Model confidence (mean pLDDT): 83 of 100. Predicted 3D model of a 368-nucleotide part of an RNA (small-subunit ribosomal RNA, central domain) from Diplosphaera sundellii.

[in-house]
Context: one part of a larger RNA
RNA sequence: CUGGGCGUAAAGGGCAUCUAGGCGGUUUAGUAUAUUUUUUAUAAAAAAUACCAGAGCUUAACUGUGGUAAUUAAACAAAUAAUAUUCAACUAGAGUAAGUGCGAGGAAAAUGGAAUUUCUGGAGAAGAGGUAAAAUUUGUAGAUAUCAGAAGGAACAUCAAAAGCAAAGGCAAUUUUCUGUCACUUUACUGACGCUGACGUGCGAAAGCGUGGGGAGCAACCGGGAUUAGAUACCCCGUUAGUCCACGCUGUCAACUAUGAUAAUUCAUUAUUAGUAAUGAUAUUACUGUAUUUCUAUAUCAUUAUUAGUGAUUUAGCUAACGCGUUAAAUUAUCCGCCUGAGGAGUACGGUCGCAAGACUAAAACUC
Repeated sequence: CUGGGCGUAAAGGGCAUCUAGGCGGUUUAGUAUAUUUUUUAUAAAAAAUACCAGAGCUUAACUGUGGUAAUUAAACAAAUAAUAUUCAACUAGAGUAAGUGCGAGGAAAAUGGAAUUUCUGGAGAAGAGGUAAAAUUUGUAGAUAUCAGAAGGAACAUCAAAAGCAAAGGCAAUUUUCUGUCACUUUACUGACGCUGACGUGCGAAAGCGUGGGGAGCAACCGGGAUUAGAUACCCCGUUAGUCCACGCUGUCAACUAUGAUAAUUCAUUAUUAGUAAUGAUAUUACUGUAUUUCUAUAUCAUUAUUAGUGAUUUAGCUAACGCGUUAAAUUAUCCGCCUGAGGAGUACGGUCGCAAGACUAAAACUC
């Protein structure tokens, strides 16, 4: 140098984007490099070891003698595919255009109804709440239950699904405006423009922080009531931050498919979402003087095929097993990240970032 791994044993970065770098489709020609072969010439290549032929210990191992082989450098020629590069070309990768389509994708604004709570009024009369049982609590200053009205905040029942969208985090009332992605069909255009990606940059649940609003319900903290040997809890009555909005920070999670991205190759069955094609059925319908037929168009449904996504079972194969299995953990390729006994420790110290909380980077002694 090569050689092992990362679903659950240590190990995939939370996610994306992009710089350097690494890797990279098909074809012709030139150049260069490399490799291989042949030839020539000159130098070196210690001994032992290896191989061949003899010899010596009874044989062998062993010892000893002679020979051979091995490597490096230079030059000429030829061959071979490969790599790089230059010129030119191609269309299978990638992208653009056209047509069709789906969706809780994102941002902003407006609007809506149900419910909870509070307030006002009517009517009403003794309890109501709550629990395993109670009590704290609440009510004759009229509660609870009931009817009408008003205020305000937050969340959007049913539809709803193994469904859909998004890079991940995540996204669900309705309407409008702005806006991103994706799939299918045609195959018109560009012509390798690609893949990955250290560093960097951006996004990133909840909680938390700063400033200013808002505050219905819920509710860390806190105060009571119970339970209990105790009860700093579980249960109950209250209740503040917070939860909500705007702007700014924080940058973490079982940020999980505990499974990095991209590409290629590999049984079978089945469900579902979005398209496309063909065939058939049903309904409506254009043309025709009429008319069962025929036939034009549209819609819906079914079957078959196919593309893309999301699920279930499973062959081969893989796996320590569990299981995975065309959405691979199978068979391969490229690039990145990460792991190397347990504890000490994701800690100390230093550094960077942060208002802080803390985050990131990251040891050692020592013990077993």

It is recorded under the gene name rns. It matches the Rfam family "Bacterial small subunit ribosomal RNA".